Context: one part of a larger RNA
């Protein structure tokens, strides 16, 4: 010497659980498998190395030595690691009382608005736009009053607030319900991290079956722009969006940042707690454990920046990358009703 990396240069699995694997907190103690010390066999012979020898020399050929870094037995040592007993309370979980909260699921309900339809006032215009037109209107529209049906979505509260493993969640109520946090104990007593396969969840599109259909709106259709206009802009408009249920399984699925532990000056906003002290409706101020944000010491970084929510310092585990194109493609395999999804190449090129 015994790789180097993964936030933006290739490269963090869309996310959890969870098998096996791989790694684990203390304290005595037993053994003694791995570790380690002697020792003893063996490790063929040429090779190689080292000191000689013989062909004038060298290549060759020879003598001894060394090595041969491995293995097996037997006798030790026992600090680490293993493994057996017995403990133990800092990890990790139960139990109690409280806090907050778009966490999920199912039902009922509730006001604003669009739109349709029905009745009244009322009359020539309304939409629309850059300007227009296409449309809608005298069979009475737009306006505006009342009443009614239907869907779908929750203004203000709202906030670098909250919540939930991600995806994601927001109108009010009731029922089942998950997780978090605080605080005082009391409890088991290493029950832990991780996580190949593997199951499970998982925006939008999009499929299948059955509903529903206001608004929007891919296709489409027509008016305009334009040289053209299969586009932006208008005027309609079907799928779809919405329910039930069943498949798809992907996203710039992003903090483009795996996951758990440990350590390593700060200052400052914030949300829900907890203990103080000082006024005490209620608010100040200090400390402390959770989140969440800004800013910053050391550090680290190509630079940008990160900077106790690390991208700093270290430990364990798992995914992954290895020039650029081709190519996330083509075959095969598995999966899907399809669409296609996963796995995943080589020729050839620069």
């Nucleotide at each position: 010497c015994u790789g180097g990396g993964c936030g933006u240069a290739a490269a963090g699995g869309g996310u959890g659980c969870g098998u096996a694997g791989g790694u684990g907190g203390u304290u005595a103690u037993g053994u003694a498998a791995g570790u380690u010390a002697g020792a003893u066999g063996u490790g063929a012979a040429a090779u190689u190395c080292c000191c000689g020898g013989g062909c004038u020399u060298a290549a060759c050929c020879u003598g001894g030595g060394a090595a041969c870094u491995g293995c097996g037995u037997c006798u030790g040592a026992u600090a680490c690691u293993g493994u057996g007993u017995a403990g133990c309370u800092a990890g990790a979980g139960u139990c109690c009382u409280g806090u907050a909260g778009a966490g999920g699921a199912a039902a009922g309900c509730g006001g604003a608005a669009u739109u349709u339809c029905c009745g009244g006032u009322g009359u020539a215009g309304c939409a629309g736009u850059g300007a227009a037109a296409u449309g809608c209107g005298u069979a009475g529209a737009u306006a505006u009053c009342g009443g009614a049906a239907g869907g779908a979505a929750c203004a203000u509260c709202a906030g670098u607030g909250g919540c939930g493993a991600a995806g994601g969640c927001g109108g009010c109520u009731u029922u089942c319900u998950g997780g978090a946090c605080a605080g005082a104990g009391a409890c088991u007593g290493a029950c832990a991290c991780u996580g190949a396969g593997g199951c499970a969840c998982g925006a939008a599109a999009g499929c299948g079956u059955g509903g529903g259909g206001a608004g929007c709106a891919a296709a489409c259709a027509g008016g305009a722009u334009u040289a053209g206009a299969u586009a932006c802009c208008c005027u309609g408009g079907u799928a779809g969006u919405c329910c039930a249920u069943g498949c798809u399984g992907u996203a710039a699925a992003c903090g483009a940042u795996g996951a758990a532990g440990a350590c390593u000056g700060g200052c400052u906003g914030u949300u829900g707690g907890g203990u103080g002290c000082c006024c005490u409706u209620g608010g100040g101020u200090a400390c402390u454990g959770a989140g969440u944000a800004g800013c910053g010491a050391a550090g680290c970084a190509a630079a940008c920046g990160c900077g106790u929510u690390a991208a700093g310092u270290c430990u364990u585990c798992c995914g992954c990358c290895u020039g650029g194109g081709g190519a996330g493609u083509a075959c095969g395999g598995c999966c899907g009703c399809a669409a296609g999804g996963u796995u995943a190449a080589g020729a050839c090129u620069c």
Record summary: The part of an RNA shown here (small-subunit ribosomal RNA, central domain) has 350 nucleotides and comes from an uncultured bacterium. It matches the Rfam family "Bacterial small subunit ribosomal RNA". Model confidence (mean pLDDT): 90 of 100.